[in-house]
Context: one part of a larger RNA
Molecule: small-subunit ribosomal RNA, 5' domain
Organism: metagenome
RNA sequence: GAAUCAACGCUGGCGGCGUGCCUAACACAUGCAAGUCGAACGAGAAAGUCUCCGCAAGGGGAUGAGUAAAGUGGCGACCGGGUGAGUAACACGUAGCUAACCUACCCUCGAGUGGGGGAUAACCUGGGGAAACCUGGGCUAAUACCGCAUCACAUCCCGAUGGCGCGAGCCGUUGGGAGCAAAGGCCCGCAAGGGCCGCUGGAGGAGGGGGCUGCGGCCGAUUAGCUAGUUGGUGAGGUAAUGGCCCACCAAGGCGAUGAUCGGUAGCCGGCCUGAGAGGGCGCACGGCCACACUGGCACUGACACACGGGCCAGACUCCUACGGGAGGCAGCAGUGGGGAAUUUUGCACAAUGCCCGAAAGGGUGAUGCAGCAACGCCGCGUGAGGGAUGAAGGCCUUCGGGUCGUAGACCUCUUUCGAUCGGGAAAAACGGCCCUGUGAAGAGCGGGGUCUGAUGGUACCGGAUGAAGAAGCCCCGGCCAACUACGUGCCAGCAGCCGCGGUAAUACGUAGGGGGCGAGCGUUGUUC
Numbered sequence: 001g002a003a004u005c006a007a008c009g010c011u012g013g014c015g016g017c018g019u020g021c022c023u024a025a026c027a028c029a030u031g032c033a034a035g036u037c038g039a040a041c042g043a044g045a046a047a048g049u050c051u052c053c054g055c056a057a058g059g060g061g062a063u064g065a066g067u068a069a070a071g072u073g074g075c076g077a078c079c080g081g082g083u084g085a086g087u088a089a090c091a092c093g094u095a096g097c098u099a100a101c102c103u104a105c106c107c108u109c110g111a112g113u114g115g116g117g118g119a120u121a122a123c124c125u126g127g128g129g130a131a132a133c134c135u136g137g138g139c140u141a142a143u144a145c146c147g148c149a150u151c152a153c154a155u156c157c158c159g160a161u162g163g164c165g166c167g168a169g170c171c172g173u174u175g176g177g178a179g180c181a182a183a184g185g186c187c188c189g190c191a192a193g194g195g196c197c198g199c200u201g202g203a204g205g206a207g208g209g210g211g212c213u214g215c216g217g218c219c220g221a222u223u224a225g226c227u228a229g230u231u232g233g234u235g236a237g238g239u240a241a242u243g244g245c246c247c248a249c250c251a252a253g254g255c256g257a258u259g260a261u262c263g264g265u266a267g268c269c270g271g272c273c274u275g276a277g278a279g280g281g282c283g284c285a286c287g288g289c290c291a292c293a294c295u296g297g298c299a300c301u302g303a304c305a306c307a308c309g310g311g312c313c314a315g316a317c318u319c320c321u322a323c324g325g326g327a328g329g330c331a332g333c334a335g336u337g338g339g340g341a342a343u344u345u346u347g348c349a350c351a352a353u354g355c356c357c358g359a360a361a362g363g364g365u366g367a368u369g370c371a372g373c374a375a376c377g378c379c380g381c382g383u384g385a386g387g388g389a390u391g392a393a394g395g396c397c398u399u400c401g402g403g404u405c406g407u408a409g410a411c412c413u414c415u416u417u418c419g420a421u422c423g424g425g426a427a428a429a430a431c432g433g434c435c436c437u438g439u440g441a442a443g444a445g446c447g448g449g450g451u452c453u454g455a456u457g458g459u460a461c462c463g464g465a466u467g468a469a470g471a472a473g474c475c476c477c478g479g480c481c482a483a484c485u486a487c488g489u490g491c492c493a494g495c496a497g498c499c500g501c502g503g504u505a506a507u508a509c510g511u512a513g514g515g516g517g518c519g520a521g522c523g524u525u526g527u528u529c
Stems, first nucleotide, its partner, number of pairs: 001529004006525005013381006019374002021339001026337003030334003035075003040072002048063006082292003092216007101209003106205004111200003114148001116146002123138006155178010184197005218264003225255003230252006237245001267289004271282004294315005317328004345371001347370003353367001354365004384414004394405004418470001421464004428456001432452008473518005478499003484513005494501002
């Protein structure tokens, strides 16, 4: 000098865009953060209103409404969001391999969707419990569950045969055999039939993932030896899949000064900062990957999890309890306590973008879009412009002549950004919905027109009126280093980054005048180059 997720001191007008717990991966009150589908299925309220009977109490009917709430079932919940604890490792980066693999939804191609069965929630009813909840009996549906039929490419077995590969082998052609599928719903139609969404099995694609390998990136030798599933083999198991991944048996190997093992530190990268570069430092925000979700372990479901807002067990902690037993997990968004030098609102909206569900309408979304707070950062703007010498008053200095603050002020002329005020007022929104319409066989698809839908927001922006009106500080002035005098003080009080100042004339302390630098900031401290 540059930089900063900064903090502290003094000061502080506006706007845009960003950024905002670096510490306790400490503990958390409260609300919200993952639902959706009635076009898979069976059931199905209440209040209110109307009405009937009744003296009333009360009862019936209609509507509310096939609504709400709940249940079965499907898809999603494995994404999105957070954090950096652990990890020195194929975790990451890069280049490859997979002849050892998987892939729901989506796209393309081609085939099929026949016929049956038994249950079970909800519901009704009985029992237990303070609760959480548990349990018995009875009824019922399905795109829930289970047999049967059918079987092609695919899989497996037995044969024939071609091509390829260094190779375990791979890719084809062909004959025979074995086991294995499925679900319906909605619309048009009198029907026949057709359309749409699904369902089953197959081939391919796209995107996503699993596994393996070469190379690369921290410190310590005051860590020198490490290793028993250890290293290899055979067989069996397990997995989507290779493998000592696991197991039995056999062999005795494997690693290491080219640093094994041990210890310390650390998420990695794109990048960021600095620097002429080489290099050094860093890994906040944004993007990719990984790991974690109170701590440790485990599996279940599922295409995918060993699963942040799922389950089980153990532990610590907190809460409820009728003492028998239960409930919980903010490293999601806000917010609280605590720690700390230090880090924000318990805000608005799904209008847009995206995601999930749905045929759609639509629903959900603390993702996201916005707003709020903070000079925390960067950038922009303003705090006025021109004229104005009797160089006013006043301050300070003075050799007492004067000098200086200083065109500075006053005063005159002018302007009105920004703020405040009054008024107008968006784009973001059509590719979505509805209506009309063109093409078309079509209500599909594609296209045209109109209309509806905005959290931000009465915001941005535009215009009017007013009046210089509302808006300047901070640090420094001995040398380095730009800027000097006076007074006070008297090795005191104090300053200080280094050298060093202060003991009676201090440009170095304190104050004042003056000056220098930067400016809504200026200094200090920490950290990096």